The RNA shown here (transfer RNA) has 75 nucleotides and comes from a Sandaracinaceae bacterium. The sequence is in RNAcentral, with records from ENA. RNAcentral records the identical sequence in 2 taxa. Taxonomically the source falls in Sandaracinaceae (Bacteria, Pseudomonadati, Myxococcota, Polyangiales). The prediction has a mean pLDDT of 81.

RNA sequence: GCCUCCUUAGCUCAGUGGUAGAGCAACGGUUUCGUAAACCGUAGGUCGUCGGUUCAAAUCCGACAGGAGGCUCCA
Repeated sequence: GCCUCCUUAGCUCAGUGGUAGAGCAACGGUUUCGUAAACCGUAGGUCGUCGGUUCAAAUCCGACAGGAGGCUCCA
């Protein structure tokens, strides 16, 4: 220098054009003499950034940023 993949809740990840979700964690409740476990519930998101396409974008396209892996030493 070139190529590929990843970036979504605090963490691990799903969602591949039409309402943003799960598990764990957090918080509240039930239960217990108390704690844990169990069960019930609640909250938590500018979907990496900017722009484009579209009636509609986490999803498609481009650029950029960060991360992971691979190729080249010819010019």